Transfer RNA from Hapsidospora chrysogenum ATCC 11550, 72 nucleotides, folded computationally. The sequence is in RNAcentral, with records from ENA and Rfam. Taxonomically the source falls in Hapsidospora chrysogena (Eukaryota, saccharomyceta, Pezizomycotina, Sordariomycetes). Its mean pLDDT, the model's own confidence on a scale to 100, is 85. RNAcentral records the identical sequence in 2 taxa.

RNA sequence: AGGGGUUUAGUUCAGUGGUAGAAUAUUUGUUUUACACUCAAGAGGUGAAAGGUUCGAUUCCUUUAAUCCCUA
Numbered sequence: 001a002g003g004g005g006u007u008u009a010g011u012u013c014a015g016u017g018g019u020a021g022a023a024u025a026u027u028u029g030u031u032u033u034a035c036a037c038u039c040a041a042g043a044g045g046u047g048a049a050a051g052g053u054u055c056g057a058u059u060c061c062u063u064u065a066a067u068c069c070c071u072a
Base pairs, nucleotide, nucleotide: 001071002070003069004068005067006066007065010024011023012022013021018055026042027041028040029039048064049063050062051061052060
């Protein structure tokens, strides 16, 4: 320099145009002499940034950023 992948909850990851989810962590309650486990409930997302297409975008298109890989 050229090409390709990834970016979603604190963390690890799903989700192929129609209300954003799981596990784990965390908070409260339950339980225990106490801690842990179990059980119940809750909170936590401007979906990396900006723009475009569409009635509607995490999803499609463009640009940018970060990171990883390949080639030279």